[in-house]
RNA sequence: AUAUAGCUUCAGGGCAGGGUGAGAUUCCCUACUGGCGGUAAAGUCCGCGAAGGAUUUUUUAAGUCCCCGAUUCGGUGCAACUCCGAAACCAACGGUUACAGUCCGGAUGAAAGAAGUGGCUA
Numbered sequence: 001a002u003a004u005a006g007c008u009u010c011a012g013g014g015c016a017g018g019g020u021g022a023g024a025u026u027c028c029c030u031a032c033u034g035g036c037g038g039u040a041a042a043g044u045c046c047g048c049g050a051a052g053g054a055u056u057u058u059u060u061a062a063g064u065c066c067c068c069g070a071u072u073c074g075g076u077g078c079a080a081c082u083c084c085g086a087a088a089c090c091a092a093c094g095g096u097u098a099c100a101g102u103c104c105g106g107a108u109g110a111a112a113g114a115a116g117u118g119g120c121u122a
Stems, first nucleotide, its partner, number of pairs: 002122001006117005017029003031102002033091002035048004043089002052066006071087005093105003
């Protein structure tokens, strides 16, 4: 110096306005939001995480498997489904006086990962 155990901190946003109705932030018009890594800067490409299901074990938990949404056209450029212009599309589970990406709940949780710290040993 490099690799690495361990430890610490951080790590998700959004219904404004109007309509119908007994009742809707759930329906309708309209509005608004966009986790992490990669790559020409990405909700829609590739990969990952969260949610859900199954299963195993040494069962306050961990591992494995399954499942897991959505984009096109034009322009610039060496290079862009990422930028610029335009028009689209998507968003777990449970709850609810009425169907939810935006309300409430699991969750003061977990986690992809980011930053910092960092011994033994090699």
The RNA shown here (FMN riboswitch aptamer (RFN element)) has 122 nucleotides. The coordinates come from a structure-prediction model, not an experiment, and the mean pLDDT is 81.